The prediction has a mean pLDDT of 84. The part of an RNA shown here (large-subunit ribosomal RNA, domain I) has 550 nucleotides and comes from a metagenome. It matches the Rfam family "Bacterial large subunit ribosomal RNA". Its family is annotated with ribosome and structural constituent of ribosome in the Gene Ontology.
[in-house]
Context: one part of a larger RNA
RNA sequence: GGCGUAUGGUGGAUGCCUUGGCAUUAGAAGCAGAAGAAGGACGCGACAAACGGCGAAACGCUUCGGGGAGCAGUACGUAUGCAUUGAUCCGGAGAUAUCCGAAUGGGGGAACCCACUAGAGGUAAAGCUCUAGUAUCUGCUGAUGAACACAUAGUCAGCAAGAGUACAACCCGGUGAACUGAAACAUCUUAGUAACCGGAGGAAAAGAAAGAAAAAUCGAUUUCCUUAGUAGUGGCGAGCGAAAAGGAAAGAGCCCAAACCAGUCAAAGGACUGGGGUUGUAGGACCUAAGUAUAAGAGUAAGAAAUUUUUAGUAUAGUUGAAUUACUUGGGAAAGUAAACGAAACAGGGUGAAAGUCCCGUAAACGAAAUACUGAAAACUCUUUUAGGUAUCCUGAGUACAACGAGGCACGUGGAACCUUGUUGGAAUCCGCGGGGACCAUCCCGCAAGGCUAAAUACUCUCUAAUGACCGAUAGUGAACAAGUACCGUGAGGGAAAGGUGAAAAGAACCCCGGGAGGGGAGUGAAAUAGAAACUGAAACCGUAUGCUU
Numbered sequence: 001g002g003c004g005u006a007u008g009g010u011g012g013a014u015g016c017c018u019u020g021g022c023a024u025u026a027g028a029a030g031c032a033g034a035a036g037a038a039g040g041a042c043g044c045g046a047c048a049a050a051c052g053g054c055g056a057a058a059c060g061c062u063u064c065g066g067g068g069a070g071c072a073g074u075a076c077g078u079a080u081g082c083a084u085u086g087a088u089c090c091g092g093a094g095a096u097a098u099c100c101g102a103a104u105g106g107g108g109g110a111a112c113c114c115a116c117u118a119g120a121g122g123u124a125a126a127g128c129u130c131u132a133g134u135a136u137c138u139g140c141u142g143a144u145g146a147a148c149a150c151a152u153a154g155u156c157a158g159c160a161a162g163a164g165u166a167c168a169a170c171c172c173g174g175u176g177a178a179c180u181g182a183a184a185c186a187u188c189u190u191a192g193u194a195a196c197c198g199g200a201g202g203a204a205a206a207g208a209a210a211g212a213a214a215a216a217u218c219g220a221u222u223u224c225c226u227u228a229g230u231a232g233u234g235g236c237g238a239g240c241g242a243a244a245a246g247g248a249a250a251g252a253g254c255c256c257a258a259a260c261c262a263g264u265c266a267a268a269g270g271a272c273u274g275g276g277g278u279u280g281u282a283g284g285a286c287c288u289a290a291g292u293a294u295a296a297g298a299g300u301a302a303g304a305a306a307u308u309u310u311u312a313g314u315a316u317a318g319u320u321g322a323a324u325u326a327c328u329u330g331g332g333a334a335a336g337u338a339a340a341c342g343a344a345a346c347a348g349g350g351u352g353a354a355a356g357u358c359c360c361g362u363a364a365a366c367g368a369a370a371u372a373c374u375g376a377a378a379a380c381u382c383u384u385u386u387a388g389g390u391a392u393c394c395u396g397a398g399u400a401c402a403a404c405g406a407g408g409c410a411c412g413u414g415g416a417a418c419c420u421u422g423u424u425g426g427a428a429u430c431c432g433c434g435g436g437g438a439c440c441a442u443c444c445c446g447c448a449a450g451g452c453u454a455a456a457u458a459c460u461c462u463c464u465a466a467u468g469a470c471c472g473a474u475a476g477u478g479a480a481c482a483a484g485u486a487c488c489g490u491g492a493g494g495g496a497a498a499g500g501u502g503a504a505a506a507g508a509a510c511c512c513c514g515g516g517a518g519g520g521g522a523g524u525g526a527a528a529u530a531g532a533a534a535c536u537g538a539a540a541c542c543g544u545a546u547g548c549u550u
Base pairs, nucleotide, nucleotide: 001549002548003547004546005545006544007543008542009541015535016500017499020471021470022468023467024466025465026464027463028462029460030459032165039100040099041098042055043054044053046078047077050074051073052059061094062093063092064091065090066089070082071081072080105114106113107112115134116133117132118131119130120129121128136163137162138160139159140158141157142156143155144154170201171199172198173197174196175195181188185235211218212217222249223248224247225246232240233239253452254451255450256396260275261274262273263272264271265270280430282395283394284393285392286389287388288387289386290385295384296383297382298381299380307379308378309377310376311375312374313373314372315371316370318366319365320364324339325338326337327336328335340357341356342346348360349359350358401425402424403423404422405421406420407419408418411437432447433446434445435444436443487494488493510521511520512519513518
C1' cells in the first nucleotide's frame, strides 16, 4: 500500500409523517366604488424586527345575540392588568377609519407640496390650528347673457346614492398578427386564434318569422344527441365543412310608431300629453248592431309600476347528544387476557403504541335579539266583449332594390341566391311588398326598414360541505416555513432555497478543562449515538483499531 472485519466522522438518500397543494362533486355567491372602492404607503403594542389585526377613538370603541372560565394574536418571556356585576372568544348591526389611489380644490417625480371660501379656536395683531366645501362630464331647474334687435352660443348657481374606477374565467362588440401546415411558396391554412381596446351581466348573446320547408307540413330563441366527416367547398392541394328533418332539455309571450278622437302649446306645413291600436286564413282606424263591473282576470323576470304587513323557510353564532372495567407487559395501554355495555351514533380526528363505550365529534333532534335572501297570502295596483260592412285612411324611406367595391354566410366570384354596407342612383303602399340558392312563370310561405323578454346554456377570483386506484417536501401550487419573500435587473420582468428534539422542555442546576467555541462529569428522560447543527441516518469521501497479504 491492497483486501477484509469492527467502530467512528462527514453527508442527507431512504423509510415513516403532514400543517400545504392538486382534481372533482353538490349547494351558495358572482359581490365592490364619489356615503371615496380594489390595491397600497405610513403608523398603532410596556418591552415589538416580521406576519396577521387595527387606524390619531389605532392589538381596538358601542350595541344586540351566542357562550361560560379563563384571558391580554403567531409567540412558549418578564412586568402590569382584565374576568361569574360574565372577560377573552364567535356572530348580526353600527362608530372611528391618517395619507395615496377613479382621486375629484390646484400642482405633483403615488403615499408629497401649495391654496381659496364659510364657520370655530388661538394671538395685542398676524403667522397658526380644526371642521365643512371647492374636479370634469351628463341630465333637469333657474338666473345671467355676446358678435346682432329678438334670440342663440357662452357664463354662473342649485338639484341628482347620475357617470368615471376595480373585477379570475365565462359573454358581446371593435382592431387584428405571425411562427406553423401546404413536406418550398404567393391564393389558402394557422384564425377571426393570440394580443390590444370598449362594454355588460350573474350569466351574456339570441328570440316571437318579410322563417324553415315542399307535406296542401311545422310554428320564437338557446343548448345537447343525431344527421355527418354526409351535402358541399377547396392552388378540387393542404385542408375547411354545414343545414333541414328526427330525438331530448326548457318552454312564454308581449309593447310601441301610424290612421282616428280629445286636450295643451304654437298658430302656415306642427310639437307634446292622454285615449285608441299592434297583424298576414291580413289587421286596425271608420260605420252599424248587441253587451258590461258588488263581475272576471292579472301583477312587480318581459308584458305599467311602488311600498307595507303577516306567515313559512334558508343563511350568517350555537345547543343536546348513548355506552367499560379489572388484570398482564410496558416509560406510557388504546395492545393482550377476562368479563360487560351502546348503536337512528362502528364517518373522522386526538389522547404517552393500535379506543364504538377517555376527549372532540358522528346519527338524530333543537336554536336567532339583529341583518339579508326566497316562497306564499293580504293590502295595494292594473286590465276588460263580440258579430257584420268595406267607399275612404293607416300599417316603420334615403328604406327595399340596382350597379360598383368589400365583408359575413361550411360556400375561395363561382351559375352565387341570402345577410351586412363604403360610393352612386333610388321604389311600391294591400289590385301592395319580400322569400323559396342565377333568372322567368306557376304555386307555396311570410309581412322588412321600431323595441322588450324568464328557462334550458357558459364560467369559477370566492364561500360551505364532501370525495379521491391524486402528491407527500428535488413530489404537490413558484410558495406546507416572515413567498411572489430574499435576491437579480435602469426597467418591463425574472425569481429561489428553506418542514420533522421529545409523550411532556422535563431545554441539561451544580462541578471540572478552556479566553471562547467546545468538551468531560452530574442530572432529566423509555431513549441524549433523541442535546437543540437534534426522527430514521444509505452512498460517495475521510479516519481509528485489527486479521491476512505485499